[in-house]
Context: one part of a larger RNA
RNA sequence: CGCAAGAGCAUUGAGAGGAGUCCUCCUUAGUACGAGAGGACCGGGAGGAACGCACCGCUGGUGUACCAGUUAUCGUGCCAACGGUAAACGCUGGGUAGCCAAGUGCGGAGUGGAUAACCGCUGAAAGCAUCUAAGUGGGAAGCCCACCUUAAGAUGAGUGCUCUCAUGGCAUAAGCCAGUAAGGUCACAGGUAGAUUACCUGUUGAUAGGCGGUAGGUAGAAGUGCAGUAAUGUAUGCAGCCGAGCCGUGCUAACAGACCGAGGG
Numbered sequence: 001c002g003c004a005a006g007a008g009c010a011u012u013g014a015g016a017g018g019a020g021u022c023c024u025c026c027u028u029a030g031u032a033c034g035a036g037a038g039g040a041c042c043g044g045g046a047g048g049a050a051c052g053c054a055c056c057g058c059u060g061g062u063g064u065a066c067c068a069g070u071u072a073u074c075g076u077g078c079c080a081a082c083g084g085u086a087a088a089c090g091c092u093g094g095g096u097a098g099c100c101a102a103g104u105g106c107g108g109a110g111u112g113g114a115u116a117a118c119c120g121c122u123g124a125a126a127g128c129a130u131c132u133a134a135g136u137g138g139g140a141a142g143c144c145c146a147c148c149u150u151a152a153g154a155u156g157a158g159u160g161c162u163c164u165c166a167u168g169g170c171a172u173a174a175g176c177c178a179g180u181a182a183g184g185u186c187a188c189a190g191g192u193a194g195a196u197u198a199c200c201u202g203u204u205g206a207u208a209g210g211c212g213g214u215a216g217g218u219a220g221a222a223g224u225g226c227a228g229u230a231a232u233g234u235a236u237g238c239a240g241c242c243g244a245g246c247c248g249u250g251c252u253a254a255c256a257g258a259c260c261g262a263g264g265g
Stems, first nucleotide, its partner, number of pairs: 001153001005164007015150004021049007033038001051107005059101004066094005071086006112144002118138004165265001167178004183260004188202004207253003210249005216242003223236005
């Protein structure tokens, strides 16, 4: 821009994409078959490999400043206690959320249809024969459907429900302009959404921050007492501290606004 008014929501599915795999074991059954050796079709059940999708309850990885330890050096006048730097975490031990796999769950199931090679039935031309000429059946991981996703720019532009509508000016001819309605955009606070865009939520509010509680992490804070010459240990005390998680709370900020957008089709 189109879909012959302007919008919101929900849909149909022409079409498109994805998937489609394989192995082992048990049973049928040591049966059919075969002199024996050997050894099935068909059907039923179980396990697994790779691949794919999703997730983080479990096992773990990361987790750049969440906790602790520690070396050198500098600083806060000194002790103690802290802070800075050591290549973009000084080193080390752990680690929430998020992300992830090595972890977990699920999938390729089932049922149809038309067929290929091939196998048939009936059957003439051609008194026979012949799967074919008329007619008709079976038959594949392949094709169509079925499964998952997408999809009306499918210009062939589909369908349903709901909402808004006859204001002003110029022309007066369907037209042009302006302010609006339903609605929308910008802006604002954000997001498990995201490169940007897009999408989603938000004062009829828990959207972000703060604060309170809590899960969880670290690991037993400072100060003081006691023991020890001291290093240090121990008690106060599952303490102190804490990013993203969860619950709650209008304390702060989502304010103030601007713009677009039909005229009865």

Overview:
Model confidence (mean pLDDT): 85 of 100. A computed fold for a 265-nucleotide part of an RNA from Scytonema sp. HK-05, annotated as large-subunit ribosomal RNA, domain VI.